Predicted 3D model of RNase P RNA and transfer RNA as a complex of 460 nucleotides. It holds a member of the Rfam family "Bacterial RNase P class A". By type it is a ribozyme. Rfam links the family to the GO terms tRNA processing, dimeric ribonuclease P complex and ribonuclease P activity.
Parts: sequence; structure tokens; C1' cells
RNA sequence: CCGAGCAGCCGAGACGGCCGCCGCUUUCCACCGAGAGGUGGGAGGGGGAGGAAAGUCCGGGCUCCAAAGGGCACGGUGGUGGGUAACUCCCACCGGCCGCAAGGCCAGAGCCAGUGCAGCAGAGAGUAGACCGCCGUGGGGCGCCUUCGGACGCGCCGCGGUAAGGGUGAAAGGGUGCGGUAAGAGCGCACCAGCGGGGCGGGUGACCGUUCCGGCUAGGUAAACCUCACCGGGAGAAAGUCCAAAUAGGGUGGGAUGACGCGGCCCGCGUCGCCUGACCACCGGGUAGGGCGUUCGAGGCCGUCGGCGACGGCGGCCCUAGAGAAAUGGUCGUCACCAGCCCUCGCGGGCUGGGACAAAACCCGGCUUACUGGCCACUCGGGAUU
RNA sequence: GCACCCGUAGCUCAGCUGGAUAGAGCGCCUGCCUCCGGAGCAGGAGGUCACAGGUUCGAAUCCUGUCGGGUGUA
Repeated sequence: CCGAGCAGCCGAGACGGCCGCCGCUUUCCACCGAGAGGUGGGAGGGGGAGGAAAGUCCGGGCUCCAAAGGGCACGGUGGUGGGUAACUCCCACCGGCCGCAAGGCCAGAGCCAGUGCAGCAGAGAGUAGACCGCCGUGGGGCGCCUUCGGACGCGCCGCGGUAAGGGUGAAAGGGUGCGGUAAGAGCGCACCAGCGGGGCGGGUGACCGUUCCGGCUAGGUAAACCUCACCGGGAGAAAGUCCAAAUAGGGUGGGAUGACGCGGCCCGCGUCGCCUGACCACCGGGUAGGGCGUUCGAGGCCGUCGGCGACGGCGGCCCUAGAGAAAUGGUCGUCACCAGCCCUCGCGGGCUGGGACAAAACCCGGCUUACUGGCCACUCGGGAUU
Repeated sequence: GCACCCGUAGCUCAGCUGGAUAGAGCGCCUGCCUCCGGAGCAGGAGGUCACAGGUUCGAAUCCUGUCGGGUGUA
């Protein structure tokens, strides 16, 4: 210098002017309401989105309902050890695969419990198979030799053996060698790979190393049914909880010298009622309405200690939006940032354009996805130079 | 908030208990027929099976994650 790998951080600029928006708090005024509480205005103070607030894919807190315990069903998870409130998350390690390497990926238990599946090609696709080939044998033919008995060679037909070789396929029932055989074959043996079992050593463990024995070989697929182990009760802030009108039901007590209307009073009249209760008072449930839940929390920052690490312990400091279909915006100026073009040997200067993704709605921990740009490392491979 | 479905040719759909050329109807194109057009007849083109990764010998189909669209319910 080129190419590649892999973390971490910031989150849209900074300052100022003007015009606005939403909560909180102090204070003053007006108003609505039976009440709880609310509305509007003035002045002062203070606060106001995110790294993903997103997708709603996992896991929890919280609340109510259900619930002796166990099983079935359904769903999920699946190497080992650890972290955590918990996880399909994170960390470390083991094994396999890919890569020269840094590094990356893995639903990474079980097809010797059972059942199923494998198109096409191919002879045969699952306790397999004879198309070509190889070998044996019977028949017959041709050639050649002949001592005329037959021997040898090459096709054809039939029967049989054979999994070495060819060919098909993703996959053909271990590999190499020696022996063996008519030809062959784990048929026998040696070594290697792999399987099962045992011993020894290391590790908490997954597992690793080594050694002995066995039978000679066991195919693939469980993100096919299934088996095994472990986990999971249901619903979700419209969860739930508190206060509480009018009207109509309910309960308790009183109740006839009654209640109501005819605009205030008396008379009068009318309606209702008189123990199956008009009317009055009180109580209770629920509705409208209002409040709480609601933002102080597995919280953040700094330091220190323990740990390889995820993380944890201790100490100090800080309080940091919360409302209701929903506020956090707009504009101007200066200076920064990025891209393109032009001038300049260069430093630098000028012009034009750009600033994303997206926005809290009970709260956290993760994962995934989207995004303009910036900061800051580390590692590997190749080349050049010293 | 919760529960669920769909995405295949220009349009509407099948295929989705994995199997190699992904089909059907309408539409489109070319030719025949006709004076011309339609209808009819014959032939043809057209697909990232929404996207990415994985499982498998093999994926439209199975699994996971995204993207887009839709439905039910309080």
C1' cells in the first nucleotide's frame, strides 16, 4: 500500500434572536359541578423522546381469575459449565463443518423401540442385485492340427457360481495389502478407519489422550410420524382498584291530623294513597363522571474489589417526559460536518446541494429489522521498502 | 392489546402429506380465416414461487427470521 475479518462509542450538530406546543410547581383572578373534581386567563420557576421509542418475535415484573397432587393432550427447548428475576438471551469451553489465516456457521439428544419416505436413472434402493465383465459346466457350430481316439482356439444357446472391475445414482452393504479360490468374496490374516464394551491418565463436565477385548461393518432421513429429558395454569393496563350523581329496582325505619297540583297564602276543587303503604329519612349494589394504577426502577453515572468473561459485591453521587388519540415544532443569522464542481504546485479558498431511520402511551431484560454520517481501535493474508 | 390468515405469469387461482419440465382459465403475441374487425382454428411467449438463511441427495412445499397486505375480537 492492497485485500479481508471483527468489536466498541456517539445519534444529529454548537451558539444566539424571534414566533409557538405539552406536563409539573408557586401565586392571583374568573367560572362549571351535588360532590369528587375540573375549565379558562395573568405572573414567576423548572422539565420535555430513542438507539432503535419500531416489529410485537422471546423472557419477566405487576394485577385479577383459577388451582391439593399427579397424569394425558398441546406448545416450546435440546453439547457442557456458568450468568441472570427469567429467556429461544449472554459468556466461557467441547465437538463437527467452511476458510491459507484472522475468523464464521451449527434445532449440536435418539433411525441396533417401532412405523414411514427416497422421483428419474440403474440389473439391483434396503436382511439388495447378475446389464457388461470374470469363472465353471452341458449342448451344438466354425477354424486349425491329427497317430482319427481326440487336443487347442473363437463365436452361439442353456444352467450355475461370483460383488474384484465397468456402468447408473446424492447414496450400491468399509479401505489397502498378502494369502486363498475355478473365478471371487472378511473366506482367513496384518494395518488403517469406524462401531460396541472394559481399564488407565487428565478435566466440575461436554470431552480428550492412551491401551486391551469383541464381532468383521452397522447406510441416509426425526426442521417425517415418533421416543427420551426438561420447561410452560389462563388473561392482559380496555389488567385491576378507590370515590361516586340523576333515574329505576332492593333493604331498614317512620308513616294517615297524609302527599302533590291549581304561579305566594286561605277556602275550594282535582289526582294519588290509607298497613298488599302515597310520601319522608337512611343504607347498599351498579351506571354516567372522576381519581389511583402511572413512572423511583431487576434505575443511571463514577470509583473500587472478585471473576478469563457474561456478571456480581461494596462505597459515593443523581432523579431524568409522562397527559388525553397523544406535546417536544418552525424560522433567521454565524460557525462547524458531508458530497459534487471550479481555482491553486501546495496550504487553502469559492459556489451549489445535503443531514437519515423513525417518534414514548404500565414498566423492564433481550432478539431482529431500518438508518445519514462521525469517532476510536484490534487481528489476519499478500506485496514493496528498510 | 390479543388471536389468526395470505403472498405462485399482466389478472383470478390450483399445486404446498418434499421428487427435478411449476400448471389452468382470462389476457398478450404470431399465423390462418375475413373486404376489415370480432368470433373461431393452430402455435407461441411470459415466473427471482414476496425476500434472506437453514434442514435435506433434492424445497413453491419443511423450519427460522424479515417485508408487504388482510381478517376477527374487546
The coordinates come from a structure-prediction model, not an experiment, and the mean pLDDT is 77.